[in-house]
Context: one part of a larger RNA
RNA sequence: UCAUGGCUAAGGAACUAGGCAAAAUAACCCCGUAACUUCGGGAGAAGGGGAUCCCGACGCAAGUCGGGACGCAGAGAAAUGGCCCAAGCGACUGUUUAUCAAAAACACAAGGCUUUGCGAAAACGAAAGUUGAAGUAUAAGGCCUGACACCUGCCCGGUGCUGGAAGGUUAAGAGGAGAUGUCAUCUUCGGAGAAGCAUUGAAUUGAAGCCCCAGUAAACGGCGGCCGUAACUAUAACGGUCCUAAGGUAGCGAAAUUCCUUGUCGGGUAAGUUCCGACCUGCACGAAUGGUGUAACGACUUGGGCACUGUCUCAGCCAUGAGCUCG
Repeated sequence: UCAUGGCUAAGGAACUAGGCAAAAUAACCCCGUAACUUCGGGAGAAGGGGAUCCCGACGCAAGUCGGGACGCAGAGAAAUGGCCCAAGCGACUGUUUAUCAAAAACACAAGGCUUUGCGAAAACGAAAGUUGAAGUAUAAGGCCUGACACCUGCCCGGUGCUGGAAGGUUAAGAGGAGAUGUCAUCUUCGGAGAAGCAUUGAAUUGAAGCCCCAGUAAACGGCGGCCGUAACUAUAACGGUCCUAAGGUAGCGAAAUUCCUUGUCGGGUAAGUUCCGACCUGCACGAAUGGUGUAACGACUUGGGCACUGUCUCAGCCAUGAGCUCG
């Protein structure tokens, strides 16, 4: 010096990003126990008391009560919950980045949409075959949301999906008018040109798809602007106008979302960019990409308090061990 452990006057978080670390609490018995609540919980809530030995009283006894004794200390060692309040997120137990992340991420019961009638759909496989399943729509696959409570608004114009089939467009194929080459023949010697063999090839016909017509948002998604107006002012229930497929409903809101912003007001502090309660001017919340609540739960996140302490004011001492230096 480092590591591990122990003690510390007065103060007690002034430390620090943050009480990180440490301290404190602690087993057992008795009393007692709030808000809230899904009536199960919350709860070991919180908070308070007891304990050794001797004598006495009471009791069948366990034991209870009273008095006294000793020690630094009576749960005599070790081991063995710190607690409370208010919010956020996720309902919960669970799962995860083996080796920097355990979480608000994943899963979950539950809700919904959708596919599938069984040789099922779906998946693997040129196939045979297998899984699905020795199952059969209260089943199986895919996707989304994620307990529970109250709810889940408007838009089908775009994209997707489903259905439709009158018309338009449309491939190969079918079709073969016509054209060209060749040459029997004819010829006015310029050419014309049957059949055949070749090379081409028009009309016509021709499915799905697309165009088209409907439906569908717990499908992908979307959910306006400007101007005026009330007998103080301000504001605008009201009116006008433009655009749109429709113009954001309920609820929530400076929020895990708010730029301006440390918004403004209230609370807490002597003092509070954090926190809690409100307001609404929502840069840029919003309803299963779920909205708003919510008891219980959490090695989760944020703020506050009690207790406690070498975290600190501000350091000191001791023990054990290790390396180095000196001896």
Predicted 3D model of a 327-nucleotide part of an RNA (large-subunit ribosomal RNA, domain IV) from a Synergistaceae bacterium. Its mean pLDDT, the model's own confidence on a scale to 100, is 87. NCBI's taxonomy places the organism under Bacteria, Synergistota, Synergistia, Synergistales, Synergistaceae.